[in-house]
C1' cells in the first nucleotide's frame, strides 16, 4: 500500500445514513435585532428589566416546489422475464445543451390558525378564516395532436435585483438584467421493448404444450406483440435433449498451466435481482419504489386491553450461528451528490484515522577486529573434536525507537475593495479577467529536515532416513510416541523424546482446509481396445457422418484486407510520482471475439454437364457337410416272440447292487421302434454368425473364374430400430431306441448329498410358440488402399504338348518369415505393419453386473444399471529360484537281495517330566538324549549356614618389615590369637628389585543377561558337484550365453560340437598310512649255516624276519575288441597290485539369525559390604512314570572243569612292577629289574584237545538281597570299585515300528590307553584274532545332480489359499 461475516437473506437495542429552498406561500411557535411605550439608576445619553410591533435577520410547524427511483447494501431467488457478445425497430426522457413561439385575463377552494370534540397513545372528526410558482376554466397557437382531409383539440406563474424617461394618489405600472413556467424540435445522457449466437449437471426425466401456436377484430401500453379478450384453424417445442429434477447471480476478470484447458467470481468496474415474507397498486420524467402507501402474515415492542407501533441484505455496534473478520471513531478540508441566485445547509457516499503480522513491498535488531582457538555445553578412539572469530576485550557507526527544534504538498475556491472588458438606456445587476486584502485542513503531535545520548530497546520457526538441504548422544524398548507416501519403535532407533550440533526461511515460520499443476490419468493440443479395462454374438438397413474423375458456375464453409465494436480497471511493454519497493499514474499494445463491406477459387460444399476405374446388371463355366421339403437305406443297440442250451452273466482297482434253474447271458431264425449316420476325413469344403456330414428328388441363398456389352458413384459405414441366433429351460401336442439332470440302491471314504458300479424320471427327437444368452473366441468390428518372400492345400482360367506332371493369373485356406509394429508373448499381404472413413466399448481393485427405477418375458430370467462402504493395490507379460501325488536322464546300503540287531526282560548311562532347600547351566527333528562331562569331596557354576569388602588376582601411591620357617591355644573349618627362630641378593652406598603386613582410592572381580550386537571354534545339506568371474554377444529390462547340446565319467571328469573366448574358488592329484621289490643300517631286534645252552642263552652272523631313512613301482603304458581314427569303455598280458589298489588328513558359493557370551575373546547393560571373595556340610547319585543310546541274557554252533596254541597297539620312576612267600579271593609281603625293540603291565581271548551236563526257568541267566571282606584315600553315610560265602528276581528270541552293514566289511572274540588316589567304563578312542551273506535290478520310499514343464509360491508347498 492493499484487504478483513465465505456461516443465520438469523433476530435486532442505541445513535446518526435525505434533504433543501423564506428568492413560491400564508405565516411568526422560539432566538436575535430596531422601534415605540413605561419603569430603575437624581436630568440628558447610556445601560438594564418589562410590555407591544413581522419592521428587520431569520425560522420551528404548515401549504408549494424539487430531491427521497441516486448515492450505500446483500446475493436469497433466477438456468433465463438473466447475463456477455453483435445487432434491429415500433417508444419514453425531470434536471442539461441547442434551436423557435410564448409567458394575456380571470375564478373558487384547502392546510397551517382559530373554536368544539373523541382518544391511555398513536391519531382522528366536526365548524370557521386565508396566501401561492398549490387547483380550475377563459383568450391566444408558428411549431405539436387527433382527423372520414371537410375539419377539430390543447399552454403557461410568477419571484428577485436596478432602474433613466413616461403613467399612477399610493402601492406600483413600466422598462431590463437574472431565475422561474408553458408549447414544440432537435441533441446528450438514461430507461423499456426484440432478435441471432453463447451460457453447469442429470436419459434410472422422452414425450411436452389449451391461450397452447398462428390467423381476423377488438381492448390494452411510452411501443410492438396471447400482453388481454371474442371468434377461426391445429398447429408449436423435442435426440443438434423438449419437459422435468439438481445446483447456480451473471461478466470484465482471479487462480493455474508451456499451452490448449481446469477451478473460481473476494475486493475494484458493469449489468440483474432483492429490501423482515407475499401480494397490490398510488404518485412521478423516471419506482410497483432498502430508511414511502395499502393489504395479508409471521416475529418483536407499547397499552388505560379498546387498540396502536417496527423493519440495519446503510454506517458504526448487539445478541446469535460459527475455525473465522474490524471502531457505537474524526471530517465535510478534498472528490462527488441533492437543494438553493448565492452564501449556506445536508451527504456513515466520501475522505481519514482506529483494530488484527490477514497479504505483498520496504527497513532494523549492528559494523570492524579479535586465538590464549578461554570457560561452559555436546561427542571421544580420551590424543582430541565441535559449538568458534562465535563470546569476552578494543575500535566504530547510529536507521528505526527515545528526548527535542523547524515544518510541507494535498487549496481548487470563497468573501470584501479597486481596475479595465461583456450585457444593458444604464456608472444597476450578471458574468469571464486582473490586483490587494481576508477566510477555509479531519488526517496532524503528519510526511520530511535537524540536534542530542547511547551498541544501546528489538529473533522466532519449522527440518535433519529416503523422496529432500541438515548428524551424533541420551533416554525409551511393538511402550510411550510418530507419519505427505514408503515406513520407523520388541535394549546398541541418524525415524518416538530430550540435549549437542547442523539446514532452510525469516517478523515471521510451520499445519490444516481449498484450487490448479505435475496425470498423456477423459487424451481438441494428446491416449487406448489380441493376452493389462475396452470390439456389440451375427446380419439386413433408417437418420446422421464420410465419400471416384473431368469440366462450368455460384461463394454460405474457407483464406486475406479494411471498418466499426471488443468500457474503464487489470495482464504486457515504454515513461513519470512516492529517497526504493510494493503502490500509484500517462501513453501504447493486446483483447486470439462478434458484426459489416471488398477480394480469391485450391480444398470442401451446392447446382448443371460429362467419363468408368467403385459398385451393379446381362451371358459362358464351375465347386460345395449352405438353407427348407419329402422319401429311401444298411450298419448297430434295445425290447418281443420262437429254435438250440446251461449255470452262470454283468460290472470294477477290487467289489457289490442288479439279471438268472419261472432257463438268463452265448448262439440262430424272425419281428417292431426310435434316434444317429462308420469308413471316404483332411492342417479339406459351405455359411453373416450360431453352425453344416447316409443316399434321392424338388423348392432356393450365396460364392469364385472367364469373356464381351450395359447402367453411371447407384458407394462405405451405420446411433435407433428389424431380422437371425448354439446349448440348457419353457407353454401345447406328438413321439421315446440309446444316452441319461433329478432319484433309488451299491460301492469307495473318517465322511462322500462326489468320482465309480446298477437302475432310471425329466429331457435328447419332432410339429407349433416363446427365450436371447455362452470362453457366442481368431477372447482380434466393418469396408478400402499400399508394403520382401518361401512352403502346402482347396476352386477355377490361361500356357507347356493329351494324361501325370510343371509354369502363371485370380479367389480361398494353412505354416514359416523380412521390415515394420509390440510392455513382452507375439503378429506379420487372412496385420497385431503403413493410411482413411464410420460404428462399438475402456478409464484402479472389491462392492457388481449386485440393488433401485425403466423396458422385455408365462416364469426362469433378460436388458438398461448405480451408490454408500472398503483396499493401496488388482492385473499383463517375460526372468531367476523354489515347489508339483508334473516328464526325461543319472547317482547314494535309498529301496531291493542278504546278515546282525533295537523296539520286550533286568542292569548301566542320558534326557523328559516330576520332586527339591538346591536337586547349577548349556545342547532339543534327521544335525540334542554313553552330548559338553578323557572320571560330580575338591572341580562346582547350586542351597543351607558362618566369616571378609581395595578384595583370592592385576597396576599404582604411603608407612613398616627381608622373605620365610616351627611350636601352642580357639573354631566344625576358614579365620584369629599368642610365640620362637630368622636376617638375604644388587649397590656407584643415595638407594634398588622382589617379597609380606596395614592404610587411602583409581579400580578389581562376575561361571550375572544377550550366540538375535560380535570374532573365533563347530555341526548340517554333503567329499553332493556344483558356484562364480573377466571380455564379448543378446535383450527396453530383470537376465541370458559361457555352464545347453551328442558322449563319457566317481566329479563342471574328458572328448566333440557351439556367439562365445578364456579365467577363478571347487573336482582330482601333490599329503600320512597300508599293500611289493630294491639300496642303507644292524641294538636291546633277528638266527640260515657253524659253535654252545635249560633258553638266541652265549660267540658269531646280515642271508631271513623285523626296525626305519632313502628310493622303485601303476601310466589304461601293451594288446584285442566296441566307439567317431575322439573322450572314453569291456575283455587279456604281464604284475606283489589294474583301471580312484584300501584307508585317512583335506570341507567350493552358500543355506539353516543352526550351536557355543558356561573353553577363550568381546560391544552393550547389570552388580559392587554383593549377582564378588572364603569355609564346611548337602545337592548335581532324588523317583509314579515316558523316551533315547548301551551292556547282559534268554542257552547245546551252549553252559562249567581240566589241559593247550598264536596277536597286534599302547602305558610306565609320586610309575609299572617279575622271581618267591602268605590268603579261597579280592590282596598283602617282597623286593630283582626297567626312564625301557632290553625289565614290566601281560593271563590275550574266541580257537583246539577231553569230561560233564541232555531241553528244565536248567550246571541257561545272573538283578535282588544278608553277611564277612580287600583296596584306595583326611573320609566310602548319603554316594566308591573289588573279593569270598550264601541268595538266585525278570526272562524260553520279542506287537506297530525301526537301525548298521557291500568285505578282511558285517558279525564275533579279547587286548591296551586317555581321564584317574581310586571309580559308577556296560561308555569313548584305537588294536589286533577268527571271518561270512547277498546285491535280479531301479517300478516303488528317502536324500541328491542335470535338462525341461506348469505355478495365483518368493520367509519360497511346513508356500499360498476357500
Nucleotide at each position: 500500500c492493499a484487504g478483513g461475516c465465505c456461516u443465520a437473506a438469523c433476530a435486532c437495542a442505541u445513535g446518526c445514513a435525505a434533504g433543501u429552498c423564506g428568492a413560491g406561500c400564508g405565516g411568526c411557535a422560539g432566538c436575535a435585532u430596531g422601534a415605540u411605550g413605561u419603569g430603575u439608576a437624581g436630568c440628558a445619553a447610556u445601560a438594564c428589566a418589562c410590555a407591544u410591533u413581522g419592521a428587520u435577520g431569520g425560522c420551528g410547524a404548515g401549504c408549494g416546489g424539487c430531491g427521497g427511483a441516486c448515492g450505500g447494501g446483500u446475493g436469497a431467488g433466477u438456468a433465463a422475464u438473466g447475463u456477455a457478445u453483435g445487432g434491429g425497430g415500433a417508444u419514453c426522457u425531470g434536471c442539461c445543451c441547442a434551436g423557435u413561439a410564448g409567458c394575456g385575463g380571470g375564478g373558487g377552494a384547502c392546510a397551517a390558525c382559530c373554536c368544539g370534540g373523541a382518544g391511555a397513545a398513536a391519531u382522528c372528526c366536526g365548524g370557521g378564516c386565508u396566501a401561492a410558482u398549490a387547483c380550475c376554466g377563459c383568450a391566444u397557437a408558428c411549431g405539436c395532436c387527433c382527423u372520414a382531409c371537410g375539419g377539430g383539440g390543447g399552454a403557461a406563474a410568477g419571484c428577485g435585483g436596478a432602474g433613466g424617461a413616461c403613467c399612477g394618489a399610493a402601492a406600483g405600472g413600466c422598462u431590463u438584467c437574472g431565475c422561474a413556467c408553458u408549447a414544440u424540435u432537435g441533441g446528450a445522457g438514461g430507461a423499456a421493448c426484440c432478435c441471432a449466437u453463447a451460457c453447469c449437471c442429470g436419459a434410472u426425466u422422452a414425450g411436452c404444450u389449451a391461450g397452447u401456436u398462428g390467423g381476423u377484430g377488438a381492448g390494452g401500453u411510452a411501443a410492438c406483440g396471447g400482453c388481454u379478450c371474442a371468434c377461426c384453424a391445429a398447429g408449436g417445442c423435442a435426440a443438434c435433449g423438449a419437459u422435468c429434477g439438481g445446483u447456480a447471480g451473471c461478466u470484465g476478470g482471479u487462480c493455474u498451466g508451456a499451452g490448449a484447458g481446469g477451478a473460481c467470481g473476494a475486493u475494484c468496474a458493469g449489468c440483474c435481482a432483492c429490501a423482515c415474507c407475499g401480494g397490490a397498486a398510488c404518485u412521478g420524467a423516471g419506482a410497483c419504489a432498502c430508511g414511502g402507501u395499502c393489504c395479508g402474515g409471521a416475529c418483536u415492542c407499547c397499552u388505560a386491553c379498546g387498540g396502536g407501533a417496527g423493519g440495519c441484505a446503510g454506517c458504526a455496534g448487539u445478541g446469535g450461528g460459527g475455525a473465522a473478520u474490524a471502531u457505537u471513531g474524526g471530517a465535510c478540508a478534498a472528490u462527488g451528490g441533492g437543494g438553493g441566485c448565492a452564501a449556506c445547509c445536508c451527504u456513515g457516499a466520501u475522505c481519514c484515522a482506529g483494530c488484527g503480522a490477514u497479504g505483498c513491498c520496504g527497513c532494523g535488531u549492528g559494523g570492524g577486529u579479535g586465538a590464549a582457538g578461554a570457560a561452559g555445553g555436546c561427542c571421544u578412539u580420551c590424543g582430541g573434536g565441535u559449538u568458534g572469530u562465535a563470546a569476552a576485550g578494543c575500535c566504530c557507526u547510529u536507521u528505526a525507537g527515545g528526548u527535542u527544534g523547524g515544518g510541507a504538498c494535498g487549496a481548487a475556491g470563497g468573501u470584501u475593495a479597486g481596475c479595465a472588458g461583456u450585457u444593458u438606456a444604464a456608472g444597476a445587476g450578471a458574468u469571464a479577467g486582473u490586483u490587494a486584502a481576508c477566510c477555509u485542513g479531519a488526517c496532524g503531535g503528519u510526511a520530511c529536515c535537524g540536534a542530542c545520548a547511547g551498541a544501546a530497546u528489538a529473533a522466532g520457526c519449522a527440518c535433519c532416513g529416503g523422496c529432500a538441504a541438515a548428524c551424533u548422544c541420551u533416554g525409551u524398548g511393538c511402550c510411550a510416541g510418530c507419519a505427505g507416501c514408503c515406513g520407523c519403535g520388541g535394549u546398541a532407533a541418524u525415524a518416538c523424546a530430550g540435549a549437542g550440533g547442523g539446514u532452510g526461511c525469516g517478523a515471521g515460520c510451520g499445519u490444516u482446509a481449498a484450487u490448479c499443476g505435475g496425470a498423456g490419468u477423459u487424451a481438441c493440443u494428446g491416449g487406448g481396445c489380441g493376452u493389462a479395462a475396452a470390439g456389440g454374438g451375427c446380419g439386413c438397413g433408417u437418420a446422421g457422418g464420410c465419400g471416384g474423375a473431368g469440366a462450368u458456375a455460384u461463394g454460405a464453409g474457407u483464406g486475406u484486407g479494411a471498418u466499426g465494436u471488443g468500457a474503464a480497471a487489470g495482464c504486457c511493454c515504454u515513461g513519470g510520482g512516492c529517497u526504493u519497493a510494493a503502490c500509484c499514474u500517462a501513453g501504447g499494445a493486446a483483447g486470439u471475439g462478434c458484426a459489416u463491406c471488398g477480394c480469391a477459387a485450391a480444398c470442401g460444399a451446392u447446382a448443371u454437364u460429362u467419363c468408368u476405374g467403385g459398385a451393379g446388371u446381362a451371358g459362358a463355366u464351375g465347386a460345395g457337410a449352405g438353407g427348407g421339403u419329402g422319401g429311401c437305406g444298411g450298419a448297430a443297440u434295445u425290447u418281443c416272440c420262437g429254435g438250440u442250451g446251461u449255470a452262470g452273466c454283468g460290472g470294477u482297482g477290487a467289489a457289490a447292487u442288479g439279471c438268472g434253474u419261472a432257463g438268463a447271458g452265448a448262439u440262430c431264425g424272425g419281428a417292431a421302434g426310435g434316434a444317429a449316420c462308420g469308413u471316404c476325413a483332411a492342417u479339406g469344403g459351405c455359411g453373416a454368425a450360431g453352425g453344416c456330414a447316409g443316399c434321392c428328388a424338388c423348392c432356393u441363398g450365396g460364392c469364385a473364374u472367364c469373356a464381351u456389352a450395359c447402367u453411371g458413384a447407384c458407394g462405405c459405414u451405420g446411433a435407433g430400430g428389424c431380422g437371425c441366433g448354439a446349448a440348457a429351460g419353457c407353454g401345447u401336442g406328438g413321439g421315446g431306441a440309446g444316452c441319461g439332470a433329478a432319484c433309488a440302491g451299491g460301492a469307495u471314504u473318517a465322511g462322500a448329498u462326489a468320482c465309480c458300479c446298477u437302475g432310471g424320471u425329466a429331457g435328447u427327437c419332432c410339429a407349433c410358440g416363446c427365450u436371447g444368452u455362452a470362453a457366442a473366441c481368431g477372447a482380434u468390428g466393418a469396408u478400402g488402399a499400399c508394403u520382401a518372400a518361401a512352403u502346402g492345400u482347396u476352386g477355377u482360367u490361361g500356357g507347356g504338348g493329351g494324361a501325370a506332371c510343371c509354369c502363371a493369373g485370380c479367389a480361398g485356406u494353412a505354416u514359416u518369415g523380412a521390415a515394420g509394429c509390440u510392455a513382452a508373448c507375439g503378429c506379420g499381404a487372412u496385420a497385431a505393419g503403413u493410411c482413411a472413413u464410420c460404428c462399438g466399448c475402456c478409464u484402479g481393485g472389491g462392492a457388481a453386473g449386485u440393488a433401485c427405477g425403466g423396458c422385455c418375458g408365462c416364469a426362469a430370467g433378460g436388458u438398461u444399471g448405480a451408490a454408500a462402504c472398503u483396499c493401496a493395490a488388482a492385473g499383463g507379460a517375460a526372468u531367476u529360484g523354489a515347489c508339483g501325488g508334473g516328464g526325461g536322464c543319472c547317482c547314494g546300503c535309498a529301496c531291493a537281495a542278504g546278515c546282525g540287531g533295537u523296539g520286550g526282560a533286568g542292569c548301566a548311562u542320558g534326557u523328559g517330566g516330576u520332586u527339591u532347600a538346591a536337586u547349577u547351566c548349556g545342547a532339543u527333528g534327521c544335525a540334542a538324549c554313553g552330548c559338553g562331562a578323557a572320571g560330580a569331596c575338591c572341580u562346582u557354576a547350586c542351597c543351607u549356614a558362618c566369616c571378609c569388602u581395595u578384595g583370592a588376582c592385576a597396576u599404582c601411591c604411603u608407612g613398616c618389615g627381608a622373605a620365610c620357617u616351627g611350636a601352642g591355644c580357639c573354631u566344625a573349618g576358614u579365620a584369629g590369637c599368642u610365640u620362637a627362630g630368622g636376617u638375604g641378593c644388587c649397590g656407584a652406598a643415595a638407594g634398588g628389585a622382589g617379597c609380606g603386613c596395614a592404610g587411602a582410592g583409581a579400580c578389581a572381580g562376575g561361571u550375572g543377561c544377550u550366540g538375535c550386537a560380535u570374532g573365533g571354534c563347530u555341526g548340517u545339506c554333503g567329499u553332493c558337484a556344483g558356484c562364480u568371474c573377466g571380455u564379448g554377444u543378446u535383450g527396453u529390462g530383470a537376465g541370458a550365453u559361457g555352464u545347453u547340446g551328442g558322449g563319457u565319467u566317481a566329479a563342471g571328469u574328458c572328448c566333440c560340437g557351439u556367439a562365445a573366448c578364456g579365467a577363478g574358488c571347487g573336482c582330482a592329484a601333490c599329503c600320512c598310512u597300508u599293500g611289493u621289490c630294491c639300496u642303507u643300517a644292524g641294538u636291546u631286534g633277528c638266527c640260515a649255516g657253524c659253535a654252545u645252552u635249560a633258553a638266541g642263552u652265549u660267540g658269531g652272523g646280515g642271508a631271513c624276519u623285523c626296525u626305519a631313512a632313502g628310493g622303485a613301482g601303476a601310466c589304461u603304458g601293451c594288446c584285442g575288441g566296441u566307439g567317431a581314427u575322439g573322450a572314453a569303455c569291456c575283455g587279456g598280458a604281464g604284475g606283489a597290485a589294474g583301471g580312484c589298489g584300501g584307508g585317512g588328513a583335506c570341507g567350493a558359493c552358500g543355506u539353516c539369525a543352526a550351536g557355543u557370551c558356561a573353553u577363550c575373546a568381546u560391544g552393550g547393560c547389570c552388580u559392587u559390604u554383593a549377582u564378588g571373595g572364603g569355609u564346611a556340610g548337602g545337592g548335581c547319585c532324588a523317583c509314579a512314570c515316558a523316551c533315547g543310546u548301551g551292556c547282559u541274557a534268554c542257552a547245546a554252533u551252549g553252559g562249567g572243569g581240566c589241559g593247550u596254541a598264536c596277536a597286534g597297539a599302547g602305558g610306565g620312576u609320586c610309575g609299572c612292577c617279575a622271581a618267591c612267600c602268605c590268603g579261597c579271593g579280592a590282596g598283602g609281603g617282597g623286593g630283582a629289574g626297567c626312564c625301557a625293540a632290553u625289565c614290566u603291565c601281560a593271563a590275550a581271548a574266541a580257537g583246539c584237545g577231553u569230561c560233564u551236563c541232555g531241553u528244565a526257568g536248567u550246571c541257561c541267566g545272573g538283578a535282588u538281597u544278608g553277611g564277612a571282606g580287600u583296596c584306595u584315600g583326611c573320609a566310602a553315610c548319603u554316594c566308591g570299585a573289588c573279593u569270598c560265602c550264601a541268595u538266585g528276581a525278570a526272562g524260553u528270541c520279542g506287537g506297530a515300528a525301526u537301525c548298521g552293514c557291500u568285505a578282511g566289511u558285517a558279525a564275533u572274540c579279547g587286548c591296551g590307553a586317555a581321564u584317574c588316589a581310586g571309580c559308577c567304563a556296560u561308555g569313548u578312542c584305537g588294536c589286533g584274532g577268527u571271518g561270512a551273506a547277498u546285491a535280479c535290478g531301479u517300478u516303488c520310499c528317502c536324500g541328491g545332480g542335470c535338462c525341461u514343464u506348469g505355478u495365483a509360491c518368493a520367509c519360497a508347498c511346513c508356500g499360498c489359499c476357500c

Predicted 3D model of a 1362-nucleotide RNA (small-subunit ribosomal RNA) from an uncultured Gammaproteobacteria bacterium.